[in-house]
RNA sequence: GGGCGCUUAGUACAAUAGGUUAGUGCUGCUGCCUCAUAAGCAGUAAGUUGCCGGUUCGAGUCCGGCAGUGCCCA
Numbered sequence: 001g002g003g004c005g006c007u008u009a010g011u012a013c014a015a016u017a018g019g020u021u022a023g024u025g026c027u028g029c030u031g032c033c034u035c036a037u038a039a040g041c042a043g044u045a046a047g048u049u050g051c052c053g054g055u056u057c058g059a060g061u062c063c064g065g066c067a068g069u070g071c072c073c074a
Base pairs, nucleotide, nucleotide: 001073002072003071004070005069006068007067010026011025012024013023019057028044029043030042031041032040050066051065052064053063054062
């Protein structure tokens, strides 16, 4: 330098011919239970879907650029 893939909550990941309110586990917080802790149960919080644009009535999803990261080729 060229090619392919990935980037969504604190963390690991879902959500696919574009459409209703972006969800699940873990973690955190609160409560129940317990002498107490853990486990278990219930509730709750947490997101500009990497950034900037474009297409569309409508974008996590399609298109372009940039950034980060992984693999391959040279």
Predicted 3D model of a 74-nucleotide RNA (transfer RNA) from a Clostridiales bacterium. The prediction has a mean pLDDT of 81. NCBI's taxonomy places the organism under Bacteria, Bacillati, Bacillota, Clostridia, Eubacteriales.